[in-house]
RNA sequence: GAGCGCGAAAGUGACCUUCGGGUCGCGAGUAGAGACGGGUGAGUAACGCGUGGGUAACCUACCUUGAAGUGGGGGAUACCAUCUCGAAAGGGGUGUUAAUACCGCAUAAUACCGAAGUCUCUUAGGGGAUCUCGGUCAAAGCUGGGGAUUUCGGAAACGAGACCUGGCGCUAUGAGAGGGACUCGCGUCGGAUUAGCUAGUUGGUGGGGUAACGGCCUACCAAGGCAUCGAUCCGUAGCCGGCCUGAGAGGGUGAUCGGCCACACUGGAACUGAGACACGGUCCAGACUCCUACGGGAGGCAGCAGUGGGGAAUUUUGCGCAAUGGGGGAAACCCUGACGCAGCAACGCCGCGUGGGUGAAGAAGCAUCUUGGUGUGUAAAGCCCUGUCGAUAGAGACUAAGACCUUUAGGUUAAGAGCUGAAAGGUUUGAAUGUAUCUAUAGAGGAAGCCCCGGCUAACUCCGUGCCAGCAGCCGCGGUAAUACGGGGGGGGCAAGCGUUAUUCGGAUUUACUGGGCGUAAAGGGUGCGUAGGCGGCCAGAUCAGUGAGAAGUGAAAGCCCUCGGCUCAACCGAGGAACUGCUUCUCAUACUGUCUGGCUAGAGAGUGGGAGAGGAGGAUGGAAUUUCCAGUGUAGCGGUGAAAUGCGUAGAUAUUGGGGGGAACACCAGUGGCGAAGGCGGCCACCUGGACCGGUACUGACGCUGAGGCGCGAAAGCGUGGGUAGCAAACAGGAUUAGAUACCCUGGUAGUCCACGCUGUAAACGAUGAGCACUCGGUGCUGCGGGUGUCGACCCCUGCAGUGCCUUAGGAAACCCGUUAAGUGCUCCGCCUGGGGAGUACGGUCGCAAGGCUGAAACUCAAAGGAAUUGACGGGGGCCCGCACAAGCGGUGGAGCAUGUGGUUUAAUUCGAUGCAACGCGCAGAACCUUACCUGGGCUUGAACUGUGGCGGAAUCGUCCGAGAGAUCGGAAAUCUCCUUCGGGAGCCUUUAUAGAGGUGCUGCAUGGCUGUCGUCAGCUCGUGUCGUGAGAUGUUGGGUUAAGUCCCGCAACGAGCGCAACCCCUACCCUUAGUUGCCAGCGGUUCGGCCGGGAACUCUAAGGGGACUGCCCCGGAAAUCGGGGAGGAAGGUGGGGAUGACGUCAAGUCCUCAUGGCCUUUAUGUCCAGGGCUACACACGUGCUACAAUGGGCGGUACAAAGGGUUGCCAGACCGCGAGGUUGAGCUAAUCCCGUAAAGCCGUCCUCAGUUCGGAUUGCAGUCUGCAACUCGACUGCAUGAAGUUGGAAUCGCUAGUAAUCCUGGAUCAGCAUGCCAGGGUGAAUACGUUCCCGGGCCUUGUACACACCGCCCGUCACAUCACGAAAGUUGGCUGUACCGGAAGCCGGUGGGCUAACCCGCAAGGGAAGCAGCUGUCCAUGGUAUGGUCGAUUGGG
Repeated sequence: GAGCGCGAAAGUGACCUUCGGGUCGCGAGUAGAGACGGGUGAGUAACGCGUGGGUAACCUACCUUGAAGUGGGGGAUACCAUCUCGAAAGGGGUGUUAAUACCGCAUAAUACCGAAGUCUCUUAGGGGAUCUCGGUCAAAGCUGGGGAUUUCGGAAACGAGACCUGGCGCUAUGAGAGGGACUCGCGUCGGAUUAGCUAGUUGGUGGGGUAACGGCCUACCAAGGCAUCGAUCCGUAGCCGGCCUGAGAGGGUGAUCGGCCACACUGGAACUGAGACACGGUCCAGACUCCUACGGGAGGCAGCAGUGGGGAAUUUUGCGCAAUGGGGGAAACCCUGACGCAGCAACGCCGCGUGGGUGAAGAAGCAUCUUGGUGUGUAAAGCCCUGUCGAUAGAGACUAAGACCUUUAGGUUAAGAGCUGAAAGGUUUGAAUGUAUCUAUAGAGGAAGCCCCGGCUAACUCCGUGCCAGCAGCCGCGGUAAUACGGGGGGGGCAAGCGUUAUUCGGAUUUACUGGGCGUAAAGGGUGCGUAGGCGGCCAGAUCAGUGAGAAGUGAAAGCCCUCGGCUCAACCGAGGAACUGCUUCUCAUACUGUCUGGCUAGAGAGUGGGAGAGGAGGAUGGAAUUUCCAGUGUAGCGGUGAAAUGCGUAGAUAUUGGGGGGAACACCAGUGGCGAAGGCGGCCACCUGGACCGGUACUGACGCUGAGGCGCGAAAGCGUGGGUAGCAAACAGGAUUAGAUACCCUGGUAGUCCACGCUGUAAACGAUGAGCACUCGGUGCUGCGGGUGUCGACCCCUGCAGUGCCUUAGGAAACCCGUUAAGUGCUCCGCCUGGGGAGUACGGUCGCAAGGCUGAAACUCAAAGGAAUUGACGGGGGCCCGCACAAGCGGUGGAGCAUGUGGUUUAAUUCGAUGCAACGCGCAGAACCUUACCUGGGCUUGAACUGUGGCGGAAUCGUCCGAGAGAUCGGAAAUCUCCUUCGGGAGCCUUUAUAGAGGUGCUGCAUGGCUGUCGUCAGCUCGUGUCGUGAGAUGUUGGGUUAAGUCCCGCAACGAGCGCAACCCCUACCCUUAGUUGCCAGCGGUUCGGCCGGGAACUCUAAGGGGACUGCCCCGGAAAUCGGGGAGGAAGGUGGGGAUGACGUCAAGUCCUCAUGGCCUUUAUGUCCAGGGCUACACACGUGCUACAAUGGGCGGUACAAAGGGUUGCCAGACCGCGAGGUUGAGCUAAUCCCGUAAAGCCGUCCUCAGUUCGGAUUGCAGUCUGCAACUCGACUGCAUGAAGUUGGAAUCGCUAGUAAUCCUGGAUCAGCAUGCCAGGGUGAAUACGUUCCCGGGCCUUGUACACACCGCCCGUCACAUCACGAAAGUUGGCUGUACCGGAAGCCGGUGGGCUAACCCGCAAGGGAAGCAGCUGUCCAUGGUAUGGUCGAUUGGG
């Protein structure tokens, strides 16, 4: 299969079947299409992309349209047949044949080429139109219809043609549309630790090549081209419309959708074609996989599904061409993992549901709990309803437009044929899909989770845990009461989702264009000259580049926005509009900027007259001082320090006198004085030289400012070469100091310091403040130069310019502060900053002789680092002041013995607490038992004590006796017996039992109350209002005085007030009044001689109330006032002495063992009872005391004088006994009555005479007394005997300032007994204080601070160990890349082409020609190889 050739049978697949069979497909060649569609983002920093232009330098199949043509020939070849090679893939030979395949010929233009003209446009090269002449170039047919005529074949029918006609083709050509190619302006990431790159490189000429311009290629010529406005190199990356974010400007990004580009296993290459250097084409090379007969072959999912691998992670090997679109075809149709659908995934967006109403017994459960309750909570149940989604059943769309057939207008045509075709009729097409949607039925039935609840940030409690387990975005939670961990309850948020992780923007004006800064927070270059660049005075003209306005084109669609519409709504979709802030072109405007032209003088320069100056360079010169040398005088030290020593000196120093040498630096003047760009500059003189300033003015005419790079200058130290070297002085040596002292101090001393030349190029090179110009209140100094007034002259006064200081207004600033010399207000230019550390380090580069400079990171690590100011605290900071703080004194401790407490040790236990001052004679004002909390042993379990309730029983309790026992306890006996009463009973009480609960000197004083210590009886601590400050805060409260005092006075932006101070209170010192026993006794009387008695009320005293002292008076000091000094008077004088009284606070001070109390623990024990033991131990250490060491004493004898207390379970007189402790007896006293109770030291007398004693009394023996149930462990006292250490105490340390220290006794509490302790009382009774330098503590002001747990703070470096990151490194190894060379596949092109060749030409033919092909060869060239560089890494491993 409607281009052509073959297609007979068999086979096979599908369909139909009258089961006989029929129809169609399956093959090769050829032609067309496979450059679209689909995928991916490796490469690419590029005209790749975006945007706007250009092509007068181009191409374009199919499509539309115009106009013309389509004539006549030829030779092959596949298929096929046959032979043959090969495992296969694949070939080879021979023979036959067709075409819309291939090739000549004819014809031919407004096509192309050449030549000569005309018009027009132009970028001046050329383009367009037109005319004349010459030359060159084409084609293919297929199919439908037709009637007259006609040709061939045929007898005819008829067939094939001619002819007419329709459709589709074919050829050359004009135009269009769409597509493509090239080119240009602008835009398009990071790195300068990449600064120079380039040889076809840049341009020209000739040639080649391409569709086309062009070094695109080639030959020659010239030496150009690019680059700090970032070339080259390195890294990274597809670009855009858009998307996310943001108020915007921006920042990030480039999935889905759309446009462009690039790629198709990796690299290279061309062929074909309209289009490719081609995803499902070819060739070569390479890697990989597969097949193999080992010879050789095959392949490319970044197409759709799917598989493996990798990974935190990403789907079905589905349905269909029904729609849309594409390719082929005349069409029917065929192809289409494009596409339309379905499936999977909460991945996203949107919508819906999981029910609604009522319902208090506020149920149960759970949680909590103040044991009443409260919460969950109308929540549930219950009652009344509804019916979405889902389930079941039924009905059931849209997406369909077309296509084909028939009939009929119209057109074409000769035609009613054919073709085309409006209209009508008919047939027919759905993957999704029986889907959307609708109806019915049953039924609240099947449907809620996740995160969070310390703050940020909405939401709180219980339990568990106990710096564990764990949480955590940041701050941070957790070490026994965790709203932070885990669980429960409750609550909050979101919701078919909720959290986490990752990433981006925002907040972040935290890279600052909008919109930041640089004195001290990070940040001004060390300083000048000057290049490029940036910026730039007045007037006029021109131009219109910038700028402004208008118009036109473009800015694709989608998206965003607005309006309307379609799916029940929405998401989603459709339509219209707006917008797209951009680019291009044209026109207009001309103020400003730019450019050009002309002018001006206010900026800048120039020139003239002056004075000032440590401005610079070289030269010359001066005196003082140090040192050294020589000489003299002179003698034993000098020197040095906190003190010394090293050192120098009898070989004559130091000191002193004279003379000489040498080097360096220039006292006074000298000054917030001068000069210089900065560094810096200082005796005097002259020479050379730079700059600034002032006065006045011919001249130039914007010549200016700044200044990346660049070039100079640049303290000290340092380096090189050569000099010099008095003093000073790194290193070094010695002496000291010190734990050490590689330091500070001392004695020496070399580089260096100085000079010349050269290098270095840094400093807290600072005003921590770049340069220039302009503007903006004042005051007051100094320097230089003027002007006015005035004078004899000088000063004073007014004023101008330049410089240099201080104070201040406005303003600024975080504050401090700055403030016409700005850190104010503006403009111009440059430099620099972006958290701390790492680090100004490493690497690289560059400079340097070196030292090192300049440039200059990252990994890692921290949650800060920093500024200014505030309040405290602190300082071996300052000022003022106080205190037994020191000093001056007196007496002690530390040495001894003993007492007592503690540590340590021991022990069954040695109960516990207190631990610098501020624990240690403390709790303990009194441990033999008890106390007692500890240990051992024995008992009890609602208990030894307490409360409530229920039950049984009884009157009970107390008390008595007996037995066992260590006792608690157990067993037994006897006895007694309350109140009321309506006689029933009730109340109280007790035993026992059960229960709720008791009990705990168990833990936590770091959960607490209360109480207490301490700073400290120090003078402070605060508040209200006002004012100042952004604020913390300040002021007040500071200052001048003064005080014991924040006591008072004065002053003051403060004015007042409170808690403290003082006073008020108590004792004491003086007086008065009142009172007069138990106290007193002057005078009177008596006396037993004792205030004993009468009496007295004076005195003492007692105890009530008053007075008194207030700087009231005088003098002096002082500015005054407070006040201070002195004096008078007075008992007392300047708070008279003492006590009580303790501000805000500090020390997590002490106490859970006084008491109270939260939580935890325990409950036949950690409770309770009992016996015995322990708290009393003892190598040792410490604290606090007592007694001493003696003569100011000890012993003995005599004798005098207190106060304050206590006493009936008591004090106890007196008498008697005892050596004594004490005993016996016993008066008085509930106390100014009686008693304790003789106070002692003292005084008088005597002995002792300096010794281990007549000191000292420990220890020990014996004998006793007292208390007590009981003195063994373990009491006190007495007598006799014994008679230790100790002869005044090291370092160190304590108390005390007057009725004090010291010394002497006395009393009391506790208590049966026990006192060297504690508390209290009186007696005797001193010394010293110059003074505030120092030690300690404290107060006020001020200053510094890196401290705030506050100096017992903070903090630096080495070393040791572990871990992490980075650098360097002999060497080993990989990626990328430069250069040179070797080699060179396929292929294009070139050369050759002796081998081969049908078409065309010549030729009768043979053959030749033309044109080619194979082969060979050359250029180019991929992978590859060699050598040598660059760059980036991996690894080993010392530091």
Predicted 3D model of a 1439-nucleotide RNA (small-subunit ribosomal RNA) from an uncultured prokaryote.
Model confidence (mean pLDDT): 82 of 100.